Context: one part of a larger RNA
Order: sequence, then C1' cells, then structure tokens
RNA sequence: CGUAGGAACCUUGAGGGGGUCUGACCCUAGUACGAGAGGACCGGGUCGGGAGCACCUCUGGUGUUCCUGCUAUCUCGUUAGAGGUAUUAGCAGGGUAGCCAUGUGCUACGUGAUAACCGCUGAAAGCAUCUAAGCGGGAAGCACACCCCAAGAUUAGGGUUCCCGUCCCUUCUGGGUUUCCAGAAGGGCCUAAAGGCCACCCGUAGACUACGGGUUUCCCGAAAGGGACUCUAGUAGGUAACUACUAGAGGAUAGGCUGGGUGUGUAAGCCGAGUAAUCGGUUGAGCUAACCAGCACUAAUCGGCCGUGCGG
Repeated sequence: CGUAGGAACCUUGAGGGGGUCUGACCCUAGUACGAGAGGACCGGGUCGGGAGCACCUCUGGUGUUCCUGCUAUCUCGUUAGAGGUAUUAGCAGGGUAGCCAUGUGCUACGUGAUAACCGCUGAAAGCAUCUAAGCGGGAAGCACACCCCAAGAUUAGGGUUCCCGUCCCUUCUGGGUUUCCAGAAGGGCCUAAAGGCCACCCGUAGACUACGGGUUUCCCGAAAGGGACUCUAGUAGGUAACUACUAGAGGAUAGGCUGGGUGUGUAAGCCGAGUAAUCGGUUGAGCUAACCAGCACUAAUCGGCCGUGCGG
C1' cells in the first nucleotide's frame, strides 16, 4: 500500500514445514516343522536404545554476597561486637528464584489409494489366461491422521461485537408545476468516535524493534469527612429504554512496609557453670536475593498525535 467505511477479537485452511527410527525379552509354544540337534510364521504384551519437544514437582548443577564458619592484617580508643583487603566472592560449607540435565513428562493406534507381487471372474483365442471390460488383497513408501506456520490464498476467505453530522452554502445532473426529492463536485460550520500509537510503571518478552501486563473518576477540605459521577448486585415500578432506593467498588505495575514461604543453622545482649579455653539458658534464635499474598506510603506525571462524520 492492497484486501471498496473504520476498528477489536475469534477463526477456516489453499499451501508449506517438522516428525516418520530401532532392539531385547515374555506369552502363544518347547507348539507347527524336524530322526535328532534345533526351532518358528501369525498374533498379543513388557522393558529399553537413539533423537526431538516441553518443563522444574522430584534428583542434582549453578546461583559474584542469602546464611554460616575460618586465617592473616588494618580500622572503629581497648574488651566485646563489627567492617575493609587478601580475584571488583580472600578461603571454606550450604543455598531461594531463575537458567539448566544427568532429572520429569510426551513423542500411539488407525484410515484410504497404491508398488512389486498374490488372486476372483473372464473373453479376444469353444481350451487356457490376474486383464482386454469388471472386482479383491498387498509396503517402514504416498495421501490423511499428530505438531507448527499460514487469507499478499491479489481467488486477498468466514464469524461476533463496537464506532461515526439524517447541519449550512454554491454549481451541475435526473425527476417534478415554483416550493420539493435524489445524487455528484467544491466550500463553510460543528465534531474528533470506536480504536490505535507515542509517553509513563513494568516483565511471562526481549540485542534494538517487536510481544505481553498495567497507568489512580471529579469537587470542597490540612486531615477527618461530605457531595457528585461511573460500574456491580439487590428491591420496587415499567413491555422496553429507563426511573427511584439500598449496599459495595472505584489503580497492586515497580519499589517500600507487613505477614508467609525458603535458605542458613541456635544472632547480639544478658544470666549461669568453669581458673580458662569453652559450655549451657533465653532460642530452631537471628538474619534471609530474584518466591507468594496483603497494604496506596513513594513512583506509573504533564500530556501529545493519528484515526472522522454511514462508506465504488
């Protein structure tokens, strides 16, 4: 830009891509077969290998600072308790989220048309013949079935919902007895929808972009509180639109705080025991990242733009 108004969402699937693998064991059955040795077809089941996709409940890895321990040295006047440096983790033991695999789940069956081949009926050619007419069976292969993309599939598909002046002037065309009706072009006034984009707070997304989520109703008041508006629910009236009353709600996006979870492993201080190192009690304590919830305290500001007016 197109898809003959604009927009949001949901779809159909022409077409394209991916995948398609394989073993062992058991039963049938020590059966058929075979003198024996040996040992099936067909059919059913179990467990694997390899590869792929997804995920983090479990098992583990990482987890640059979440917790704890330790050495040397320096600092906070000393003790105690902390902090700095030793890799811009000093070393060591663990470890949340996230990300991962070595961990977990899944990756059937089946249908149709066929190939080689096997057949039925059957002539030409009184026979024979799977073929000439006709009809069957038959493969890890083909088309479906499974997963993904997909209407620029210009043959541009389908569905649901939402949105927008029945204003004025001039000219022209058609109809009509002037008035008037319909249409086209140009202009004026009014309007700026539905929706979208930018912006702002973010992440399940991400190099950027894209994608996904969110962005506080207004007035008075310092606050408490009051009033209005919108939405939801209920009651009453009304066919309905709607009206009246009552109750509730107007944003959890990030940070912060509170609570929880998780991790670490019994903080500091005080008390007690011991000459002391140390131990015990308070105490599964203290601290706790990325996790879960609650609470508007802080920040999602001020805002801007596109998109028009019923549509060849």

Predicted 3D model of a 312-nucleotide part of an RNA (large-subunit ribosomal RNA, domain VI) from an Endomicrobiia bacterium. Lineage of the source: Bacteria > Pseudomonadati > Elusimicrobiota > Endomicrobiia. It matches the Rfam family "Bacterial large subunit ribosomal RNA".